[in-house]
This is a predicted structure of an 80-nucleotide RNA (c-di-GMP-I riboswitch aptamer) from a Myxococcaceae bacterium.
Model confidence (mean pLDDT): 76 of 100.
The model forms 89% of the base pairs in the Rfam consensus.
NCBI's taxonomy places the organism under Bacteria, Pseudomonadati, Myxococcota, Myxococcia, Myxococcaceae.
RNA sequence: CCUGUUCAAGGGCAAUCCGAGGGAAAGCCUCGGUGCGCAAAGCCGCAGGGCCUGAAGUUCGGCCGGCUGUAGCUGCCAAA
Numbered sequence: 001c002c003u004g005u006u007c008a009a010g011g012g013c014a015a016u017c018c019g020a021g022g023g024a025a026a027g028c029c030u031c032g033g034u035g036c037g038c039a040a041a042g043c044c045g046c047a048g049g050g051c052c053u054g055a056a057g058u059u060c061g062g063c064c065g066g067c068u069g070u071a072g073c074u075g076c077c078a079a080a
Base pairs, nucleotide, nucleotide: 012038013037017033018032019031020030021029022028036066042073043072045070046069047068048067049064050063051062052061054060055059
C1' cells in the first nucleotide's frame, strides 16, 4: 500500500402504530411523528411466491421487493 473479517465511531434506511391526504382496494402510495430491525433494508432486471378485487368471465389490471432465489451497478468508517 492492497484485500478480507470484525470492534468502535459518524451517519443512512425504516418495521409497527398514530394523524392527514390519495386510491375500487391492497402486507398499497405520499408527508409528519415513533423506531422493530437492516452492512447494502441503496438502485435495477428476471423467476417464483404473496396481497387487493376494479373490469371481465378464467383473462386483464393494481401492489409487495424489509417474501425467497439469482444476476448486474454503486457505496461510509475502521482499531485488533